Record summary
The RNA shown here (transfer RNA) has 72 nucleotides and comes from a Phototrophicaceae bacterium. The RNAcentral record of the sequence draws on ENA and MGnify. Rfam family: tRNA. Its family is annotated with triplet codon-amino acid adaptor activity in the Gene Ontology.
[in-house]
RNA sequence: GGCUCCGUAGCGCAGUGGUAGCGCAAGUGCCUUUUAAGCACCUGGUCGUGGGUUCGAAUCCCACCGGAGUCA
Numbered sequence: 001g002g003c004u005c006c007g008u009a010g011c012g013c014a015g016u017g018g019u020a021g022c023g024c025a026a027g028u029g030c031c032u033u034u035u036a037a038g039c040a041c042c043u044g045g046u047c048g049u050g051g052g053u054u055c056g057a058a059u060c061c062c063a064c065c066g067g068a069g070u071c072a
Base pairs, nucleotide, nucleotide: 001071002070003069004068005067006066007065010024011023012022013021018055027041028040029039030038048064049063050062051061052060
């Protein structure tokens, strides 16, 4: 340098054009002598950046940034 894949909540991941979700973690409450466990509720997102297509983009297209793999 070429090619392929990945980037979504603090962490691990889903979501393949029509309201951004799940689990864990965090917070509050209940329970308990206390902690842990359990139960209930709840916070948290410029969807890597910029542009394009579209009535509408996390999703399609282009460039760039970062990471992994592979070839030379």